[in-house]
This is a predicted structure of a 1402-nucleotide RNA (small-subunit ribosomal RNA) from an uncultured prokaryote. RNAcentral holds the sequence, with entries from ENA.
RNA sequence: CGAACGCUAGCGGCAUGCUUAACACAUGCAAGUCGUACGCGAACGGGUUCUUCGGGAUCCUAGUAGAGUGGCGCACGGGUGAGUAACACGUUGGAUAAUCUACCCGAUUAUCCGGGAUAACAUUUCGAAAGGGAUGCUAAUACCGGAUAAGCCCACGAUGUCUUCGGACAAUGUGGGAAAAGGUGGGGACCUUCGGGCCUACCGUCAUCGGAUGAGUCCGCGGCCCAUUAGCUAGUUGGCGGGGUAAUGGCCCACCAAGGCUUCGAUGGGUAGCUGGUCUGAGAGGAUGAUCAGCCACACUGGAACUGAGACACGGUCCAGACUCCUACGGGAGGCAGCAGUGGGGAAUUUUGCGCAAUGGGCGAAAGCCUGACGCAGCAAUGCCGCGUGAGUGAUGAAGGUUUUAGGAUCGUAAAGCUCUGUCAGUGGGGAAGAAACUAUUGUCCGAUAAUAUCAGGCAGUACUGACGGUACCCACAAAGGAAGCACCGGCUAACUCCGUGCCAGCAGCCGCGGUAAUACGGAGGGUGCAAGCGUUGUUCGGAAUUAUUGGGCGUAAAGCGCGUGUAGGCGGUUGUUUAAGUCUGAUGUGAAAGCCCUGGGCUCAACCCAGGAAGUGCAUUGGAAACUGAGCAACUUGAGUACGGGAGAGGAAAGUGGAAUUCCGAGUGUAGGGGUGAAAUCCGUAGAUAUUCGGAGGAACACCAGUGGCGAAGGCGGCUUUCUGGACCGAUACUGACGCUGAGACGCGAAAGCGUGGGGAGCAAACAGGAUUAGAUACCCUGGUAGUCCACGCCGUAAACGAUGGGUACUAGAUGUCGCGGGUAUUGACCCCUGCGGUGUCGCAGCUAACGCAUUAAGUACCCCGCCUGGGGAGUACGGCCGCAAGGCUAAAACUCAAAGGAAUUGACGGGGGCCCGCACAAGCGGUGGAGCAUGUGGUUUAAUUCGACGCAACGCGAAGAACCUUAUCCAGGGCUUGACAUGUAUGGAUUAGCUUCCUGAAAGGGAAGUGACGAGUUUACUUGGAACAUACACAGGUGCUGCAUGGCUGUCGUCAGCUCGUGCUGUGAAGUGUCGGGUUAAGUCCCUUAACGAGCGAAAACCGGAGGAAGGUGGGGAUGACGUCAAGUCCUCAUGGCCUUUAUGCCCAGGGCUGCACACGUGCUACAAUGGCAAGUACAAAGCGAAGCGAUAUCGUAAGGUGGAGCAAAUCGCAAAAAGCUUGCCCCAGUUCGGAUUGUGGUCUGCAACUCGACCACAUGAAGUUGGAAUCGCUAGUAAUCGCGUAUCAGCUACGACGCGGUGAAUACGUUCCUGAGCCUUGUACACACCGCCCGUCAAGUCAUGGGAGCCGGUAGUACCCGAAGCCGCACCGAUUCAGGUGUGUCGACGGUAAGAUCG
Repeated sequence: CGAACGCUAGCGGCAUGCUUAACACAUGCAAGUCGUACGCGAACGGGUUCUUCGGGAUCCUAGUAGAGUGGCGCACGGGUGAGUAACACGUUGGAUAAUCUACCCGAUUAUCCGGGAUAACAUUUCGAAAGGGAUGCUAAUACCGGAUAAGCCCACGAUGUCUUCGGACAAUGUGGGAAAAGGUGGGGACCUUCGGGCCUACCGUCAUCGGAUGAGUCCGCGGCCCAUUAGCUAGUUGGCGGGGUAAUGGCCCACCAAGGCUUCGAUGGGUAGCUGGUCUGAGAGGAUGAUCAGCCACACUGGAACUGAGACACGGUCCAGACUCCUACGGGAGGCAGCAGUGGGGAAUUUUGCGCAAUGGGCGAAAGCCUGACGCAGCAAUGCCGCGUGAGUGAUGAAGGUUUUAGGAUCGUAAAGCUCUGUCAGUGGGGAAGAAACUAUUGUCCGAUAAUAUCAGGCAGUACUGACGGUACCCACAAAGGAAGCACCGGCUAACUCCGUGCCAGCAGCCGCGGUAAUACGGAGGGUGCAAGCGUUGUUCGGAAUUAUUGGGCGUAAAGCGCGUGUAGGCGGUUGUUUAAGUCUGAUGUGAAAGCCCUGGGCUCAACCCAGGAAGUGCAUUGGAAACUGAGCAACUUGAGUACGGGAGAGGAAAGUGGAAUUCCGAGUGUAGGGGUGAAAUCCGUAGAUAUUCGGAGGAACACCAGUGGCGAAGGCGGCUUUCUGGACCGAUACUGACGCUGAGACGCGAAAGCGUGGGGAGCAAACAGGAUUAGAUACCCUGGUAGUCCACGCCGUAAACGAUGGGUACUAGAUGUCGCGGGUAUUGACCCCUGCGGUGUCGCAGCUAACGCAUUAAGUACCCCGCCUGGGGAGUACGGCCGCAAGGCUAAAACUCAAAGGAAUUGACGGGGGCCCGCACAAGCGGUGGAGCAUGUGGUUUAAUUCGACGCAACGCGAAGAACCUUAUCCAGGGCUUGACAUGUAUGGAUUAGCUUCCUGAAAGGGAAGUGACGAGUUUACUUGGAACAUACACAGGUGCUGCAUGGCUGUCGUCAGCUCGUGCUGUGAAGUGUCGGGUUAAGUCCCUUAACGAGCGAAAACCGGAGGAAGGUGGGGAUGACGUCAAGUCCUCAUGGCCUUUAUGCCCAGGGCUGCACACGUGCUACAAUGGCAAGUACAAAGCGAAGCGAUAUCGUAAGGUGGAGCAAAUCGCAAAAAGCUUGCCCCAGUUCGGAUUGUGGUCUGCAACUCGACCACAUGAAGUUGGAAUCGCUAGUAAUCGCGUAUCAGCUACGACGCGGUGAAUACGUUCCUGAGCCUUGUACACACCGCCCGUCAAGUCAUGGGAGCCGGUAGUACCCGAAGCCGCACCGAUUCAGGUGUGUCGACGGUAAGAUCG
């Protein structure tokens, strides 16, 4: 907001109500009236009378109903917005000297004499009907003729006034022309056919003038979009003369001329009724044009006229068309965009109501009639306004709901209860205003008149009239009784919790919520907002300075045309004077009413209504002012220009000329290579290359000079000489006198590439070929090579054509280079120094800027002119047009799609960016791993199960400092228990259940049975009671179940790397910076210096422990100590813990199995492959630990493991305990061995309830692989690596070759920081910020959406040419004869229709 939809709904007042199909309409009503213009004239019924009872006559009904002639009205009122971009509307601006106006008002003059028809009616006839025809009769305020003419009209003459110079007006002379109608009331004389004449009053009629009202026509100005519509126009523009109209005019016609409109937007296309106003906005504006009011247009569609004062006519006529209806098929009828109503369309819009009581209109003298205008009622929360749904009191803060930390909190004084009130609704009663006129009547006054009739007017009284409606309003009655919803609660935005759900279901205006703790979904409780409404959707303005006139921009965000010359236009120096167009000021008129605003008033208030005022920023006329702008005139010199004298310059064009170099050709010397690259090859060369010397040919380009030097408008311009030529600069005088600036269109110039024609062609070189590189290499590199590059002429017209910065003028600190010209001082002169003008650079203040930056060469401060921009993509694309030989260029959209795209700066991170620096990071070394066998862990696989966790470094001899049972985990199959293996509590119970002993069953657990039998208190033994225990029931226990991505704690890692921060200050709009950077130095942000920073904290260091030592000192070595943070790193299976799950099981108990399974792969180790060794014998030297359910000596047995035995020792005392490598001697002699010891067999020992799955050890026998290990890879910088043994924890035993410690022997190498890897600091680039494991581009496949093209196909619109030519006006001819009305034919124009070629839209 004229709304619609969803949920909901108590009352009243006032408004509003087909925005869509100008789609089609059933039915009823919406325009009639007048008998005081005229003629005719019933019936039903009733009375009287007659009757052959069929009926007739007559009176009333009644001069009624009715139709007809005639007058006025029907052109108003009411509806709609299709058309219309137009003098349609607005401006109530002007013009009409170019006009009309019925009814109305004022004034003047009249209303005389005649005539013939016609409808109705009657008779008859055609037709289904609608509707006609013929004959006869009749009236008028119908029609016609004549008379008269104050005005009026026409012609001619002549006067005055005004004038737009065209004419107009007024008065006037002569001649000519045009009128009329009666009706009604009253009446004293006179006449009468008794109707009347006549008189009078009123009404009507004719003519004329004026007014009022309304209308026609013309003009200025104003208000939509598209230029991808740029040219349009033949009645077109004008003239002369006619016609036509109320009237001007090409409005129409004949002739003449060739004009008219247009970039200030013609023509064409699209859209649209215009306005007062309405909505919004601070305003300027923007949007809109419902209701109300003014104007216009239309009335089924198209065309046309008639009548009339007025129409080309909504409820009239004619024609054509479409549609509907009737029909006897011949023919007819109709038009709701009037009020109701129907169908249809649609998201959507009402009753087939009452009344003329009021207001208004038509007719009438009037009564009155008509009036879907209007007044009312009905429907609809559609809107605005008002009222109510109760008020007071009431805390056990009830019950109940929700929630909870279990205490409470909240709904909440809310409810109940108690005390009141009575609006609305209900019932009953009373009850308005709107009504005053007209008219009638009475009285009175006045006028007309002969009149006391009558008529007209004024005043007073009486009478009559209400649809709404028994309505508004008032009173009484009873009763808190009948009357609250809707949306929202993440932020914007007022309002929070629980449950459910688990990226599902869903929400969403934007941002965005939802993947197991959702204030965002759904429900609930609570809360917030509005309230008979509340939300949603749509639309408009605002915010949006986001089209910027007020009031924006264009270096890098979108945006300066590539550059110039210049037309129109815009803007323009100084002085004087005139004018008054702009400007300013005053006055007058106008700016309709309503609305907005103010004041007052009326409905109880308000909405609403009434009265008055203001405003309406505008237009017109007019008076004044003269500063500024404009215009005219006169002048000026400073802007601009000209003349004169100078010097500078790759400025342009043409002609000529020069040397160096490359290449080619000829000749000579000379020999095997040359060339090329990261390395090569293709290639050239013994047919003599490359190299070198001489000579020649030809083309192109001009080293050094050369310079942020110069010139040019830009593109661009570079050897030298000559000719022609443009511009700028400096100096001094003279002249012109604003001649200027900019510049839409237009015109010209315009790199490279490209195109055309003809030349030329040395080098270079797209395409192309070959060689390389590579996974490939249509590339980079190499060898060749054609267009082209060059010249002439002609096109093209674009570039990161850039200072990404249009041109002009003026102003606003400086410093310092450089180029050109000049002045001064000084000098012999050059230089130096000071200074003026013009160019070209760097730095820098104010100022500007989002920042970066710009800064007298502005991006500062101002003015003038031009161009351009308005989110990203689509797209500088499509279509259309113009240009081009083509390539293509210029101009330039939309659909669709996204929520961003972009600029500058900041902090990080990253870089096959840079600088500095460090680390067993590389390098230099030593020893390993990777190959073998075994051990061990992991993956995989297998299995009933192979429990679980850990996965780059930072998982994999890790959790586990020790799985045969136990451990051990429901990992597997099986047997059992259910308040439970363990904790706390409540209730009940019975009894002596507890404990102990024994038996049965069973694998055990468990189940069953028997016996024995305990404690405290009271008290008489018996009994009562308590604790513990048991049974039952209930709370609960329990969980190595899930989530380490809900967590705490702990830990790993970068990394023992040197970093990470704060306060105050300062800088910056801000993010942020500074400090922490820089120069040195250090292991170190360690210290020093400098410094808009000064200090401080965590880390580093130190403090600490310990050792050594007489003591001190020492970055001597080793440890502990790990900043801010990163990895959602690891751990819910150490522990703790939120949530979830489980509860006769995911808990608990038990026995057995599994965690040890084995084609395989990987990690970590051990032992080796041997002679620096192995074996045998002898012999030497540690440290650190451990020991009572322990270590265990001497002795003794056994080959040995070990047994027996038991001294000593709670350990500087005893024991484990032998240290080993080493040293000495002997053997082995390079072999699968006297190396190596796997595997297997037999027999044993020990531990243990038990060594089968699945222990360790010993003896004998067996004697595998393996002869030093591919690619790759690990550790280590000194008592280190390497090598040798010893001990301990766990532990009955052991898989330990592991882990943690201890000592013995004991090296090599580091030039150095280029590279690999990791880290730190500074700096740089960035389109990354989940941060390079980032981001991101293009093709392709399938489907779909939008758009362009498309052979074609279909439809719409407007115009042109021609054909046909209805109705009708006009013209012409004829017929008609008593006046006339009319008829027939034909011509021009002419709607619909048809044909044709095109255009345009879909």
It matches the Rfam family "Bacterial small subunit ribosomal RNA".